[in-house]
RNA sequence: AUGAGCCAAAGCCAAACCCGUUGCGAGGCGGGGACGGAAAGCCACAGAUCUCACGUAGACCGCUGGGUUGCCUCU
Numbered sequence: 001a002u003g004a005g006c007c008a009a010a011g012c013c014a015a016a017c018c019c020g021u022u023g024c025g026a027g028g029c030g031g032g033g034a035c036g037g038a039a040a041g042c043c044a045c046a047g048a049u050c051u052c053a054c055g056u057a058g059a060c061c062g063c064u065g066g067g068u069u070g071c072c073u074c075u
Base pairs, nucleotide, nucleotide: 003074004073005072012037013036017032018031019030020029021028022027035062041068042067043066045065046064047063049059050058051057
């Protein structure tokens, strides 16, 4: 450097649900909690889905694809 995530280790994230808070809402944030995750890190770029007060509006990256950065192990 290439490919892979079968094995090992160290860490990481945190669905549903509950509590608080915020928003018209989809949702966001904080705490608890673990179903899962090898990018479940980041970016709304394309499609999908969802919301509304329907507009030059929003939400979602833990739906799929794309872009970008990156740990460990094997090769």